A computed fold for a 62-nucleotide RNA from Desulfonatronovibrio sp., annotated as Fluoride riboswitch aptamer (crcB RNA motif).
The organism belongs to Desulfonatronovibrio, within Bacteria.
Rfam family: Fluoride riboswitch aptamer (crcB RNA motif). Its family is annotated with positive regulation of gene expression and response to fluoride in the Gene Ontology.
The prediction has a mean pLDDT of 76.
The model forms 100% of the base pairs in the Rfam consensus.
């Protein structure tokens, strides 16, 4: 130098946190940062999935 094998760790998947599960990145100018509209602006969604707690909006009833 090159191949095999074993063993990892971190970080992200459009609005908080937990549990499982699944994809992407590797010290970064990396993965990831939702739809429309030229643009002001509008409009969905607390999840990549499946659930559980909070929160947020609506409606009803006292």
């Nucleotide at each position: 130098u090159a191949a095999u094998u074993c063993u990892a760790a971190g970080g992200g998947g459009a609005u908080g946190g937990g549990g499982u599960u699944c994809c992407c990145c590797u010290u970064a100018u990396a993965a990831c940062c939702g739809c429309u509209g030229c643009g002001a602006u509008g409009c969905u969604g607390a999840u990549g999935a499946c659930u559980c707690c909070u929160g947020c909006c609506u409606a009803u009833c006292u």